[in-house]
RNA sequence: GAAGUCCGCCAGGCAGCCGCUGUGCACGAGAUCGUGCAUGGAGGAAAGUCCGGGCCCCACAGAGCAGGAUGCCGGCUAACGGCCGGGCGCCGUGAGGCGACAGACAGUGGCACAGAAAACAUACCGCCCAAGUCCGUCAGGACCGGCAAGGGUGAAAAGGCGGGGUAAGAGCCCACCGCGGCCGUGGUGACACGGCCGGCAGGCAAAACCUCAUCCGGGGCAAGGCCAAAUAGGGAAGCCAUGGCGUGGCUCGCGCCGCUUCCGGGUAGGCUGCUAGAGCGCCGCGGUAACGCGUCGCCCAGAGGAAUGGCUGCCGGACAGCGCACGCUGUCUUACAGAACCCGGCUUAUCGGCGGACUUCCGCU
Numbered sequence: 001g002a003a004g005u006c007c008g009c010c011a012g013g014c015a016g017c018c019g020c021u022g023u024g025c026a027c028g029a030g031a032u033c034g035u036g037c038a039u040g041g042a043g044g045a046a047a048g049u050c051c052g053g054g055c056c057c058c059a060c061a062g063a064g065c066a067g068g069a070u071g072c073c074g075g076c077u078a079a080c081g082g083c084c085g086g087g088c089g090c091c092g093u094g095a096g097g098c099g100a101c102a103g104a105c106a107g108u109g110g111c112a113c114a115g116a117a118a119a120c121a122u123a124c125c126g127c128c129c130a131a132g133u134c135c136g137u138c139a140g141g142a143c144c145g146g147c148a149a150g151g152g153u154g155a156a157a158a159g160g161c162g163g164g165g166u167a168a169g170a171g172c173c174c175a176c177c178g179c180g181g182c183c184g185u186g187g188u189g190a191c192a193c194g195g196c197c198g199g200c201a202g203g204c205a206a207a208a209c210c211u212c213a214u215c216c217g218g219g220g221c222a223a224g225g226c227c228a229a230a231u232a233g234g235g236a237a238g239c240c241a242u243g244g245c246g247u248g249g250c251u252c253g254c255g256c257c258g259c260u261u262c263c264g265g266g267u268a269g270g271c272u273g274c275u276a277g278a279g280c281g282c283c284g285c286g287g288u289a290a291c292g293c294g295u296c297g298c299c300c301a302g303a304g305g306a307a308u309g310g311c312u313g314c315c316g317g318a319c320a321g322c323g324c325a326c327g328c329u330g331u332c333u334u335a336c337a338g339a340a341c342c343c344g345g346c347u348u349a350u351c352g353g354c355g356g357a358c359u360u361c362c363g364c365u
Stems, first nucleotide, its partner, number of pairs: 001361010012315007020041009043336001047347002050345005055220004062252004067216005072086005087101001088099004102211002107209002110204002124151002126147003132143004159177002162174003178200001179198008224272004234263006243257004279298003283294004316333007
């Protein structure tokens, strides 16, 4: 100097004028309200509604079946399918990245096409002709027989590779690797390393059904609570204690005594829930880290058909042009996008900027 990998932060600032809104104070006013001052007012994703909760309601809040979710080990957390660290496998020269990562001798099902054959395996091309039979003077040929080592097909074909052996071959035998079993050492563990025994035998795939382990009651702020008002304590049909109903389905248990469907009528107004939190910040301690503990400090929207805005100036930033440079001129204030009970995550969209650590390559010293 170039090219990369990982992590963190920001998302304009100041001032003036006008406009909207929450809270507090003061004054005025005929309730509603008005005026003045002070102070606050939309994100890193507020989005998707995908997970997990807080909170609320139902439910003897119990058991089981079915169903669903997760799936290497350890830790963090209120919890999670999240996060952190580690193990193994794959990718990358590397920093690093990815993993739907339990089980394929419990069983069922699948592997197109090609190929002889995709599993109770097989013989297309081929290799041998030792032993046995026939023909032949011989060479040799035929039958019978042996092979799965070579070639081909394929993602995958009776472990790989080197040697011995054989008629030719084959774990047939041997060494190494692989596979299976046992033991030892280290580690909380997933696992790693080492030793011994065994010639051992078909791969992929469970994001197919399935098996195993762990976990799961349901519904949701349009939850729920209070107040006020109005109407038709209307009509019909069904079940009816051996019954009906009870917040996913079924069974048992338990509880209640009525329940279900259709037609018709009234109300849909106000208050609350509603923002002080598993909250945030600095520092210290512990921990590899996620994170935990502690002292001190701070209060940072709460609308109610939905406010949080507009203009101007300066500064900052970005872009373009000119310029040797200092700089000058012009444009923009961005992209993705707007709280609705709240929080922890994940995923998706996206303009621009800042900082840190690490890796590789080139050049110089």
The RNA shown here (Bacterial RNase P class A) has 365 nucleotides and comes from a Pseudomonadota bacterium. The sequence is in RNAcentral, with records from ENA. A source record names the gene rnpB. NCBI's taxonomy places the organism under Bacteria, Pseudomonadati, Pseudomonadota. Of the family's consensus pairs, 97% are formed in the model.